Large-subunit ribosomal RNA, domain VI from a Spirochaetales bacterium, 267 nucleotides, folded computationally.
Its mean pLDDT, the model's own confidence on a scale to 100, is 88.
It matches the Rfam family "Bacterial large subunit ribosomal RNA". Its family is annotated with ribosome and structural constituent of ribosome in the Gene Ontology.

Context: one part of a larger RNA
RNA sequence: CGUUGGAUGUUUGAGAGGUUCUGCUUUUAGUACGAGAGGACCAAAGUGGACGGACCUCUAGUGUAUCUGUUAUCGUGCCAACGGUAUUUGCAGAGUAGCUACGUUCGGAAGGGAUAAACGCUGAAAGCAUCUAAGUGUGAAACCCUCCUCAAGAUGAGACAUCCCUGACUUUAAGUCAAUAAGGAACCAGAGACACUAUCUGGUCGAUAGGCCGCGGAUGCAAGUGCAGCAAUGCAUUCAGUCCAGCGGUACUAAUCAUCCGAAUGG
Numbered sequence: 001c002g003u004u005g006g007a008u009g010u011u012u013g014a015g016a017g018g019u020u021c022u023g024c025u026u027u028u029a030g031u032a033c034g035a036g037a038g039g040a041c042c043a044a045a046g047u048g049g050a051c052g053g054a055c056c057u058c059u060a061g062u063g064u065a066u067c068u069g070u071u072a073u074c075g076u077g078c079c080a081a082c083g084g085u086a087u088u089u090g091c092a093g094a095g096u097a098g099c100u101a102c103g104u105u106c107g108g109a110a111g112g113g114a115u116a117a118a119c120g121c122u123g124a125a126a127g128c129a130u131c132u133a134a135g136u137g138u139g140a141a142a143c144c145c146u147c148c149u150c151a152a153g154a155u156g157a158g159a160c161a162u163c164c165c166u167g168a169c170u171u172u173a174a175g176u177c178a179a180u181a182a183g184g185a186a187c188c189a190g191a192g193a194c195a196c197u198a199u200c201u202g203g204u205c206g207a208u209a210g211g212c213c214g215c216g217g218a219u220g221c222a223a224g225u226g227c228a229g230c231a232a233u234g235c236a237u238u239c240a241g242u243c244c245a246g247c248g249g250u251a252c253u254a255a256u257c258a259u260c261c262g263a264a265u266g267g
Base pairs, nucleotide, nucleotide: 001153005164006163007162008161009160010159011158015150016149017148018147021049022048023047024046025045026044027043033038051107052106053105054104055103059101060100061099062098066094067093068092069091070090071086072085073084074083075082076081111145112144113143118138119137120136121135165266166178167177168176169175170173183261184260185259187203188202189201190200191199208254209253210252211250212249213248214247215246216244217243218242219241224237225236226235227234228233
């Protein structure tokens, strides 16, 4: 921009893409078969491999959020306590959320249609025979559906539900203009979204983010003081102190007030 008034939501599915794998074990059954050795079809169940989807409860990795330890050196006048640098985490030990696989879970099941090779029924040409010539049945991981995803720019532009509907001017037309309606945008706080855009949530009739409170979680017992020791240090106060991306609350802070676009009953 189109989809023949303007919108919001829900959909149909022309069409397109994806999936389509397979082992072993057990039962049937040491049965059928076979002199024996050996040893099934059919049918049923269990358990794997590879591949694929989703997820983070468990396990594990990362985790330059975080907490702790520690060396050298510089700084805060000194002690103590802290901070900087040593990579763009100095090194080391842990590690929530998130992301992930080595983890968990699910999938390729069943069924229908028309068939291939093949096997048939009836049956002539050709008094017989013949699955074929007329007619008709069975039949495969292949084909078309069934399953998953996208999908009306499918210009063949679909369907359903709901919402909205005034004036002025003129050359009287599918005319021009204006302010609006339903609705949308912009702006702002953001994340279940993310390169930007888009999407989604919220905007005081408010829990959208921050702060604060509580819960949960990480680290591992702060500083100061006291006691013991010549001291290094240890013990007590202390499961402390510090911190959080999670959960639940709470308007304290910021989402203020304004703005713009947008039809006229629809050839």
The sequence was found in a public genome assembly. NCBI's taxonomy places the organism under Bacteria, Pseudomonadati, Spirochaetota, Spirochaetia, Spirochaetales.